[in-house]
RNA sequence: CGUAGUGUAGUGGUUAACACGCUCGACUCACAAUCAAGAGGGCCGGGUUCGAGUCCCGGUG
Numbered sequence: 001c002g003u004a005g006u007g008u009a010g011u012g013g014u015u016a017a018c019a020c021g022c023u024c025g026a027c028u029c030a031c032a033a034u035c036a037a038g039a040g041g042g043c044c045g046g047g048u049u050c051g052a053g054u055c056c057c058g059g060u061g
Base pairs, nucleotide, nucleotide: 001061002060005020006019007018008017013050022038023037025035026034043059044058045057046056047055
């Protein structure tokens, strides 16, 4: 240092965000591009706190 399949954001505070990728639809003779919609996440276990992705401890890689 560990956040979606990959790469990264995110002052302790409403629904965890962006790009690429993936699925479906539109368009096309078809593909690509483009447009529209959608699925998919906090390494594990505790602690602090009204509230933890964020702070503390242990474990793990």